Source information: This is a predicted structure of a 582-nucleotide part of an RNA (large-subunit ribosomal RNA, domain V) from a Candidatus Woesearchaeota archaeon. The organism belongs to Candidatus Woesearchaeota, within Archaea. The RNAcentral record of the full RNA draws on ENA.
Context: one part of a larger RNA
RNA sequence: CCAGAGACUUCCAGUGGGAAGUGAAGACCCCGUGAAACUUUACUGUAGCUUAUAGCUGCGACGUGAGUUUUGUUGUACAGCGUAGAUGGGAGUCGUUAUGUUUUACUCGCUAGGGUAGAAAUAGACGCCAAUGAAACACCAUCCAACGGGAUUUACGUUGCUUACAUAUUGUUAUAUGAACAACUAUAGGCGGACAGUUUGGCUGGGGUGGCACCCUGCUGAAAGCAUAUCAGUAGGGCCCAAAGGUAAGCUCAGACCGGUCAGAAAUCGGUCGUAGAGUGCAAGAGCAUAAGCUUGCCUGAUUGAUUUCCUACUAACACGGAAACCAAAAACGAAAGUUUGGUCUAGCGAACUUCUAUGGCUUCUUGAUGGGGCCUAGAAACGACGGAAAAGUUACUCCGGGGAUAACAGAGUCGUCGCACCCGAGAGCUCUUAUCGACGGUGCGGCUUGCUACAUCGCUGUCGGCUCUUCCUAUCCUGGUCGUGCAGAAGCGACCAAGGGUGGGGGUGUUCACCCAUUAAUAGGGAUCGUGAGCUGGGUUCAGAACGUUGUGAGACAGUUUGUUUAAUAUCUACUGGAAG
Numbered sequence: 001c002c003a004g005a006g007a008c009u010u011c012c013a014g015u016g017g018g019a020a021g022u023g024a025a026g027a028c029c030c031c032g033u034g035a036a037a038c039u040u041u042a043c044u045g046u047a048g049c050u051u052a053u054a055g056c057u058g059c060g061a062c063g064u065g066a067g068u069u070u071u072g073u074u075g076u077a078c079a080g081c082g083u084a085g086a087u088g089g090g091a092g093u094c095g096u097u098a099u100g101u102u103u104u105a106c107u108c109g110c111u112a113g114g115g116u117a118g119a120a121a122u123a124g125a126c127g128c129c130a131a132u133g134a135a136a137c138a139c140c141a142u143c144c145a146a147c148g149g150g151a152u153u154u155a156c157g158u159u160g161c162u163u164a165c166a167u168a169u170u171g172u173u174a175u176a177u178g179a180a181c182a183a184c185u186a187u188a189g190g191c192g193g194a195c196a197g198u199u200u201g202g203c204u205g206g207g208g209u210g211g212c213a214c215c216c217u218g219c220u221g222a223a224a225g226c227a228u229a230u231c232a233g234u235a236g237g238g239c240c241c242a243a244a245g246g247u248a249a250g251c252u253c254a255g256a257c258c259g260g261u262c263a264g265a266a267a268u269c270g271g272u273c274g275u276a277g278a279g280u281g282c283a284a285g286a287g288c289a290u291a292a293g294c295u296u297g298c299c300u301g302a303u304u305g306a307u308u309u310c311c312u313a314c315u316a317a318c319a320c321g322g323a324a325a326c327c328a329a330a331a332a333c334g335a336a337a338g339u340u341u342g343g344u345c346u347a348g349c350g351a352a353c354u355u356c357u358a359u360g361g362c363u364u365c366u367u368g369a370u371g372g373g374g375c376c377u378a379g380a381a382a383c384g385a386c387g388g389a390a391a392a393g394u395u396a397c398u399c400c401g402g403g404g405a406u407a408a409c410a411g412a413g414u415c416g417u418c419g420c421a422c423c424c425g426a427g428a429g430c431u432c433u434u435a436u437c438g439a440c441g442g443u444g445c446g447g448c449u450u451g452c453u454a455c456a457u458c459g460c461u462g463u464c465g466g467c468u469c470u471u472c473c474u475a476u477c478c479u480g481g482u483c484g485u486g487c488a489g490a491a492g493c494g495a496c497c498a499a500g501g502g503u504g505g506g507g508g509u510g511u512u513c514a515c516c517c518a519u520u521a522a523u524a525g526g527g528a529u530c531g532u533g534a535g536c537u538g539g540g541u542u543c544a545g546a547a548c549g550u551u552g553u554g555a556g557a558c559a560g561u562u563u564g565u566u567u568a569a570u571a572u573c574u575a576c577u578g579g580a581a582g
Base pairs, nucleotide, nucleotide: 008582009581010580011579012578013577014576015575017574018573019572022568029403030402031401032400034399035398036395037394038393039392042198043197044196045195046194048191049190050189051188052187053186054185055184058161059160060159061158062157063156064155065154066153067152068151069150070149071148072147073146074145075144085143086142087141088140089139092126093125094124101120102119103118104117105116106115107114108113165178166177167176168175169174201214202212203211210231215237216236217235218234219233220232238386239281240343241342245299246298247297248296249295250294251293253277255273256272257271258270259269279288280287282348284346285345286344303329304328305327307325308324309323310322311321318387331340332339333338354381355380356379357378358377360376361375362374363373364372365371410457411455412453413452414451416450418446419445420444421443422442423441427437428436464539465537466536467535469531470528471527472526473525474524477502478501479500480497481496482495483494484493485492505517506516507515545563546562547561548560549558550557551556
């Protein structure tokens, strides 16, 4: 100097394993006394519609009602001359056109008669008195019931008018039509997601569904003071009782044995034993025979007012509620001592607003009296989500703020479940536990299945299957080497060593899986964030559109179905592949 090889450094071009890579305060899930949109037989309202009344709104007719006023008629229990409405006054009243009588017409009628109008003749008629009866029409006043006429007011129905008002045509004042309706205004009732504002609880081994562990009581848990949690266990309460309360007196239960007519295992009766084995309104615990148990008498202390203590509520403060003690009043029972402020004790409960009740208290207005209002006191009525808002849903059209305080994937822990071994050896294997199989049981290993937990991740670790590509494990399917055999040989069966290599092709299904077909030495099983989407795919799941079935009043919903549906990026570092230079 040439050729080759290696190490190191730097560079170029690539690939896309890693940086739980970049992108976006997760859209799933939960939470918020967050929002919005939509729905409805949620709550509360509002337009709108409708009905009634009044105003604008006037003049008439007819009919049907109502009120007021006026006038007239009628009013028969029995008795009584008789058709006595009620009460009061009352001794006179009416009268030559009247009254009575006769007659005509109308009307009422209980068929006795009463009333009105006209005509004829005529001067008295009626009452008081007497009789009857609860009460005497001669006359006057008031009132009641029924009916008729007149006047007036008013309502309704039908209908007419024109001047309000309205409409149309003209074009500035007229005409036509409608018409006191309509329109408009006010008040009241009804309908009223058409519209609006809101609400739609909590706990919770995620949330939902379920449940109530949301108020209260007993026992266990509870670790021998008190206190003590869980969707821990086991039972209960939301009453009942005028006696099942108070007091005084008396009595003793359950059961067993013996005896005894019907009578039996068991009815009622007698005797003995009988610390409680009964009973106590109701769960459990505690208590009770001096009985708190059972029976009887008399009662209402299951009353009113004040105070204190304890629990509720150890450990913050209170309320409601509950209990105990004591004082006073007036009582009950008892001879008295005494006992009694409900039930032997521990559950049986509810604030404010509002309404009602009271022979309650105070006050005010009015009145002849009454009566009304206000405040207070006491009691009653409920909120059980039980210290008590007045309150239904949907959202896959969704949104915001947060959360790994909390679910779905993957990881971690655990290993019931799953898989694989081992121990024991009843038995099967003609005989014989262990060639092979092995009940009932026992002990482990693995971390592949499925659960459980909620430890990491919600300012984001891309989610099933397939394709591609690499590596690892062995609990070995084939191939290799051995041992046992119920191994003659062949073929098997079981076991040991062994992971070098291999473990394939098709069918329908999104499939993993499973099933099927034909082969093959064999068509083994698994891990690597259920390896692998800054490598691909996008069939499935899991947005928005649409449909079916089912369901819901509806908005909508459905581990039901179907169709549809954006797969980002020029690689900084590292890693690897190929190349170059020193």